[in-house]
Molecule: transfer RNA
Organism: Pseudomonadota bacterium
């Protein structure tokens, strides 16, 4: 230059063949326990899925194209 893989919540991550209110651990806040903490329970908050466009009745998901990592070939 060219192919490839990912990109979802503060962190790891799942999300099937297009449909359900976008979920899970763990971090955080509140609570109950405790003489006071840790463990342990119960609950809360936190995303418009990298961006912009497209197909559909409907897109995290299937097309494009850009963006950023990472990996190969020259």
């Nucleotide at each position: 230059g060219c192919g490839g893989u990912c990109a979802u919540a503060g962190c790891u991550c799942a999300g099937c063949u297009g449909g359900a209110u976008a979920g899970a651990g763990c971090a955080u806040c509140g609570g109950c326990c405790u003489a006071c903490g840790a463990a342990g329970c119960c609950g809360g908050g936190g995303g418009u899925c990298g961006a912009a466009g497209g197909u559909u009745c409907g897109a995290a998901u299937c097309c494009u194209u850009c963006u950023g990592a990472c990996c190969g070939c020259a």